[in-house]
RNA sequence: AUUGCCGUCUGGGGAGAGCAUGAUCGACGUGGUCGAUUAUCGCCGAAGGCGCAACUCCCGGAAUCGCUCAGGUAACCGUACCUAGACUGCAUA
Numbered sequence: 001a002u003u004g005c006c007g008u009c010u011g012g013g014g015a016g017a018g019c020a021u022g023a024u025c026g027a028c029g030u031g032g033u034c035g036a037u038u039a040u041c042g043c044c045g046a047a048g049g050c051g052c053a054a055c056u057c058c059c060g061g062a063a064u065c066g067c068u069c070a071g072g073u074a075a076c077c078g079u080a081c082c083u084a085g086a087c088u089g090c091a092u093a
Base pairs, nucleotide, nucleotide: 003091004090005089007087008086009085010084011083012082013081018041020040021039022038023037024036025035026034027033028032042073043072044071048069049067050066051065055060
C1' cells in the first nucleotide's frame, strides 16, 4: 500500500403495534375538525436499559431470546440491523 477492526459523519434500504376512550388547553370557527398535555385500558419491541444458557475452579458470560423500566402504537420523523463512501485511530502483510 492493501486488508481487517473500533469510533464519528453522510447517503440508500429498514418492521411491529388503538388515527382507542375521557378530561384540559390551543388553533380553526360551531357543537364539529386538528394538534398538544394528562388519566385509563389494551397492544408492540429493532433507541437505550435490565436478565439468562452453554462454557468456566472462580471471575466472567451473547443475542434478532426474555422483561417491557424507558421508548413506541394513522401518515411523516425515528429506530436495531444491512449496505456504500469519507475521516481519524489501532493491528497486520

The RNA shown here (Glycine riboswitch aptamer) has 93 nucleotides and comes from a Betaproteobacteria bacterium.
Its mean pLDDT, the model's own confidence on a scale to 100, is 79.